[in-house]
Context: one part of a larger RNA
RNA sequence: GCCAACGAGUUACUCGUAUGUUGCACGGUUAAUCUGCUCAGCAGAGUAGCCAUAGCGAAAGCAAGUCCUAAUUGGGCGUUUAGUAACAUGCGGUAGACGCGAAACCGAGUGAUCUACCCUUGUCCAGGAUGAAGUGAGGGUAAAACCUCAUGGAGGUCCGAACUAGUGUGGGUUGAAAACCGCUUGGAUGAGGUGAGGGUAGGAGUGAAAGGCCAAUCAAACUCGGAAAUAGCUCGUAUUCCCCGAAAUAGCUUUAGGGCUAGCCUCGAUUAAAAAUGUAACGGAGGUAGAGCACUGAUUGGGCUAGGGCUGUCACAACGGUACCAAACCCAGACAAACUCCGAAUUCCGUAUACAUGUUUUUCGGGAGUCAGGCCACGAGGGAUAAGCUUCGUGGCCAAAAGGGAAACAACCCAAACCACCAACUAAGGUCCCAAAGUUGUAGUUAACAGAGAAAGGAUGUUGAGUUGCAUAGACAACUAGGAUGUUGGCUUAGAAGCAGCCAUUCAUUUAAAGAGUGCGUAAUAGCUCACUAGUCAAGCGACUCGGCGUCGACAAUUCGCGGGACUCAAACUACACACCGAAGUUGUGGAUGGCGCUUAGGCGCCAUGGUAGGGGAACAUUCUAUUUGCAUUGAAGGUGUAUUGCGAGGUAUGCUGGAGCGGAUAGAAAAGCAAAUGUUGGC
Numbered sequence: 001g002c003c004a005a006c007g008a009g010u011u012a013c014u015c016g017u018a019u020g021u022u023g024c025a026c027g028g029u030u031a032a033u034c035u036g037c038u039c040a041g042c043a044g045a046g047u048a049g050c051c052a053u054a055g056c057g058a059a060a061g062c063a064a065g066u067c068c069u070a071a072u073u074g075g076g077c078g079u080u081u082a083g084u085a086a087c088a089u090g091c092g093g094u095a096g097a098c099g100c101g102a103a104a105c106c107g108a109g110u111g112a113u114c115u116a117c118c119c120u121u122g123u124c125c126a127g128g129a130u131g132a133a134g135u136g137a138g139g140g141u142a143a144a145a146c147c148u149c150a151u152g153g154a155g156g157u158c159c160g161a162a163c164u165a166g167u168g169u170g171g172g173u174u175g176a177a178a179a180c181c182g183c184u185u186g187g188a189u190g191a192g193g194u195g196a197g198g199g200u201a202g203g204a205g206u207g208a209a210a211g212g213c214c215a216a217u218c219a220a221a222c223u224c225g226g227a228a229a230u231a232g233c234u235c236g237u238a239u240u241c242c243c244c245g246a247a248a249u250a251g252c253u254u255u256a257g258g259g260c261u262a263g264c265c266u267c268g269a270u271u272a273a274a275a276a277u278g279u280a281a282c283g284g285a286g287g288u289a290g291a292g293c294a295c296u297g298a299u300u301g302g303g304c305u306a307g308g309g310c311u312g313u314c315a316c317a318a319c320g321g322u323a324c325c326a327a328a329c330c331c332a333g334a335c336a337a338a339c340u341c342c343g344a345a346u347u348c349c350g351u352a353u354a355c356a357u358g359u360u361u362u363u364c365g366g367g368a369g370u371c372a373g374g375c376c377a378c379g380a381g382g383g384a385u386a387a388g389c390u391u392c393g394u395g396g397c398c399a400a401a402a403g404g405g406a407a408a409c410a411a412c413c414c415a416a417a418c419c420a421c422c423a424a425c426u427a428a429g430g431u432c433c434c435a436a437a438g439u440u441g442u443a444g445u446u447a448a449c450a451g452a453g454a455a456a457g458g459a460u461g462u463u464g465a466g467u468u469g470c471a472u473a474g475a476c477a478a479c480u481a482g483g484a485u486g487u488u489g490g491c492u493u494a495g496a497a498g499c500a501g502c503c504a505u506u507c508a509u510u511u512a513a514a515g516a517g518u519g520c521g522u523a524a525u526a527g528c529u530c531a532c533u534a535g536u537c538a539a540g541c542g543a544c545u546c547g548g549c550g551u552c553g554a555c556a557a558u559u560c561g562c563g564g565g566a567c568u569c570a571a572a573c574u575a576c577a578c579a580c581c582g583a584a585g586u587u588g589u590g591g592a593u594g595g596c597g598c599u600u601a602g603g604c605g606c607c608a609u610g611g612u613a614g615g616g617g618a619a620c621a622u623u624c625u626a627u628u629u630g631c632a633u634u635g636a637a638g639g640u641g642u643a644u645u646g647c648g649a650g651g652u653a654u655g656c657u658g659g660a661g662c663g664g665a666u667a668g669a670a671a672a673g674c675a676a677a678u679g680u681u682g683g684c
Stems, first nucleotide, its partner, number of pairs: 001684006011095003015092010027051003033045005055062002065077004098236002101233001105226006116200009125190001127159003130155001134151006163187003168183004202218001205213002239619006249262005263370002265367005276357005281351005290342001291340002296336002300332004305326001307325002309322005373398010403414003418591004423587003429581003432565003438578001440577006451567001457552002461549010478536005484509003489503003515530001519528002592609007620673001622670010638657008
């Protein structure tokens, strides 16, 4: 992992409550017990008790009333009657209470053959090294001290076996081993190692102390018991079909992943001169969007002008000045969630109003589930006008919704699946190929592989529209020629000659034209060039503004930012047009079920039939019991095929196998249905 079997809402209480059925009914009912009989039982007796028939008060008590009170004309609770017993079902209470699951707590015992410490009694430590005290001799001293040499043999001394330990490292890691093996390392006469016997016991022991050890178990051992501890937690909870179908909110909660009440779902009854929803009409509510500056506050410029600063005359005062600051006022501009002289749309409330839908609503009772919600659009707060962020509001969808589109993609777009069909029409989206349908038509745009990711900003890309200037009296570009004179203008300066700088109505002359000079250049001149003019040439040439589509800006890890191929008068983009494809949408044909309405009972018509939690209804199968009725060695059950039937759980027939029991109908009763629980047991 697979297969098989087993595996979870049960039972009890003459408990409560609701519904259904039945009996009796102002009554209903017996319990224990007794008697009889054809004795797992039935029949009869049994009225003790229970519920109902009257309530109110704490009670005495009174009573259709009673209590409060001194007393109520008041107030509270009552009075106009339906119950009761049994059975069944839903739910609840008490019990283990749907099943499995703790870590723990308590009681009584069992453990120190492991290990910790202690007691008693034994035993073990090759060999080598070092050489304390003491002692002797010699030296030395007044005597000592002291020195030297011997001797001596101390030590949690040294090296190193046995032994013991376990520092580092390699291996081992379904091991040879539930802690080992190799190498290395530490100690090795000591607080040493070790044998045997004995002692200390669970909130206790023992501990050179690590919460270590106390039998592979230790921040409280193990065994059995209390015990099915408790588990607001996790997991699991078994056949079918039909009808309806949520919530993830509010309030409270030692509450926040739990509950209770309400909300929302379902079932039954009830409400109809009812209610709801939509549109219109009419009557109301309101201070948002916007706007505004009349208030509150913020605010820019100008004017005017108190006050202040600076400053002039000046000892002060007084009088002036002021491109300084500035209240109030005036003009203009302009901001606000906690500003408003104003003020929508939508919204909300109402109506003995009208129309439409034909749904729903009210009240009472039985049963729930839900209290983690999520995304998108719009309106807001928080955040950074970040988040697949967070908190509200309104709507949609997902949740609980399949189908088509968006390559793939809970929520986006289209659209709500009762079943069948090798029929039709459409939606979104598409129509060159992958791949169903146009290589469809008309008019443009794009050249960037743009389409097929992005900004500020940049650019004679290209295209359209507009304004304006020059031009056959020859524009624009190019080429040829000229571009002069007074004069080197004056000043300045070493120099200043068109061209360092300053000044100048910057003039005048000759001219087709030529600046007291546009730039380069020189120390200054020179030189080159431009403006300007003529000629050659021959037709359009500039300036500005606003659009369309492109371009650069543009840097990430595989081809990888059209789904791919591929596409350029497109298979791209813009505008228009027609056709087609395209879904579980719609239609057609047939069928099923539910509700309602007609039907003389055969049916017909209309509407409906996605669905998690969950409510309601109807069935199938299994085992046993009762009654009844059947089958079977001419082959029961079971096994395994085939055919057939029912929407389905399933049923029936039959071949083979098997070899002795087994069904149908109607009721009743349950140890009554498995894929899941890291389920249990067995097999492979």